The RNA shown here (transfer RNA) has 84 nucleotides and comes from Candidatus Iainarchaeum sp. The prediction has a mean pLDDT of 83.
[in-house]
RNA sequence: GCUGGGGUCGCAUAGCCUGGUAGUGCGCAGGCCUGGAGAGCCUGUUUCCUUCGGGAUGCGUGGGUUCAAAUCCCACCCCCAGCG
Numbered sequence: 001g002c003u004g005g006g007g008u009c010g011c012a013u014a015g016c017c018u019g020g021u022a023g024u025g026c027g028c029a030g031g032c033c034u035g036g037a038g039a040g041c042c043u044g045u046u047u048c049c050u051u052c053g054g055g056a057u058g059c060g061u062g063g064g065u066u067c068a069a070a071u072c073c074c075a076c077c078c079c080c081a082g083c084g
Stems, first nucleotide, its partner, number of pairs: 001083007010026004020067001027045006047056003060076005
């Protein structure tokens, strides 16, 4: 240099082809239960602001297309494997 795969919440992973509420598991926090724990069950868990009603923001980075982008297009960065 070329080819292929990958980058999504604290961690792991799905969603991408076919654009439309960022899902699941683990962990963590609170609650229920218990004599007390564990297990189980419920709720919450991107970030910021908030009059606590909500609003904005967010999928490696920066642009583009679109009413709407994790998803489509372009450039670039990083990781893994192969080829030269």